The RNA shown here (transfer RNA) has 73 nucleotides and comes from an Acidimicrobiales bacterium. It matches the Rfam family "tRNA". The family's RNA type in Rfam is transfer RNA. Gene Ontology term of the family: triplet codon-amino acid adaptor activity. The prediction has a mean pLDDT of 81. The sequence is in RNAcentral, with records from ENA.
[in-house]
């Protein structure tokens, strides 16, 4: 150069046929304990890798491009 898979929370992943962006773990806080872990309950965290295009509405669909992993030459 060319296929091909990935990019979404601090990490590791989910996400629907287009219609309110989650989960687990980590972080805070209460509560339980003497204390501490451990358990339980809550909070908080996000330009959904960029730009652009259909669309009433895009994380979703389409092109472009950027990283990152695989392949082919």
């Nucleotide at each position: 150069g060319c296929c091909c898979g990935a990019g979404u929370a601090g990490c590791u992943c989910a996400g629907a046929c287009g219609g309110c962006a989650g989960a687990g773990c980590a972080a805070c806080g209460c509560a339980c304990u003497c204390g501490u872990a451990a358990u339980g309950c809550g909070u908080a965290g996000g330009u959904c890798g960029c730009c652009g295009g259909u669309u009433c509405g895009a994380u979703u669909c389409c092109g472009g491009c950027c990283u990152c992993g695989g392949g082919c030459u």